[in-house]
RNA sequence: CACGACAAAGGCAAACCGCCCGAAAGGGCGGGGCGCAAAGCCUCUGGCCUAACCCCCGGGAACCCGGGAUAUGGCAGCAGGGCUGCCGGUU
Numbered sequence: 001c002a003c004g005a006c007a008a009a010g011g012c013a014a015a016c017c018g019c020c021c022g023a024a025a026g027g028g029c030g031g032g033g034c035g036c037a038a039a040g041c042c043u044c045u046g047g048c049c050u051a052a053c054c055c056c057c058g059g060g061a062a063c064c065c066g067g068g069a070u071a072u073g074g075c076a077g078c079a080g081g082g083c084u085g086c087c088g089g090u091u
Stems, first nucleotide, its partner, number of pairs: 003088002011036002016031006034077001040083003044080003047075003055068005
């Protein structure tokens, strides 16, 4: 470097629930435990989710309302990629 066992020492924590943040997607903390050998970290590439502001259309005196399009928002537990790392039946 590679590999990953019904091993050992440890680790993380899905759904769901509570509180908080957020327009939302989603996130933080606590409980919980489906799973995970990088389920540690990074949006670089693709994908997916959301659409507040801006923009477009319609209505409206205005505030505003409805619709459309769109990441500057997210998902690292979607995949690829990058960086780092515990253990040892393996090498």

Record summary
This is a predicted structure of a 91-nucleotide RNA (c-di-GMP-I-GGC riboswitch aptamer) from uncultured Desulfococcus sp. The source organism's lineage runs through Bacteria, Thermodesulfobacteriota, Desulfobacterales, Desulfococcaceae and Desulfococcus. Its mean pLDDT, the model's own confidence on a scale to 100, is 88. It was read from a public genome assembly, where an Rfam model found it.